RNA sequence: GAAUAUUGAACGCCGAAUCUUUGGAUCGGGGAACCCAUACUUGGGGCGAAACGACGCAAUCGCGUUGUAGAGCAAGUCUUCUGUUCUAGCCCGACAGCUAACCUCGUAGGCGUCGAAGAUCACGCAA
Numbered sequence: 001g002a003a004u005a006u007u008g009a010a011c012g013c014c015g016a017a018u019c020u021u022u023g024g025a026u027c028g029g030g031g032a033a034c035c036c037a038u039a040c041u042u043g044g045g046g047c048g049a050a051a052c053g054a055c056g057c058a059a060u061c062g063c064g065u066u067g068u069a070g071a072g073c074a075a076g077u078c079u080u081c082u083g084u085u086c087u088a089g090c091c092c093g094a095c096a097g098c099u100a101a102c103c104u105c106g107u108a109g110g111c112g113u114c115g116a117a118g119a120u121c122a123c124g125c126a127a
Stems, first nucleotide, its partner, number of pairs: 011112004018025002027106005036097001041094001043095001044092004051068007070086005076120006
């Protein structure tokens, strides 16, 4: 001097998941009338971006490639370009459309990015 690994702090990312005087507040979800709407073993439904196809392998579970749709990141914000990543999983248990009052649940967990242009915001410096 370089590389790798670990730990702590700060900062940042996905997400509703933050704050608190410990009582709650905040944010997010579900159920639930009239009216309206609609379906009923091909069971149905909820959270979530995570949906619908084609081809091939496997020939039991599944795996790969690919198309369209969807979601995130690139360090103030918006737009455009460019690059890149994801497209899981879990739950209810015969049952739920919308839905005011009302009732009820969660407020976790997991990670480490930093390309460009235009507009604009804030801050700093100078006068």
Notes: The RNA shown here (c-di-AMP riboswitch aptamer (ydaO/yuaA leader)) has 127 nucleotides and comes from an Anaerolineales bacterium. The coordinates come from a structure-prediction model, not an experiment, and the mean pLDDT is 81.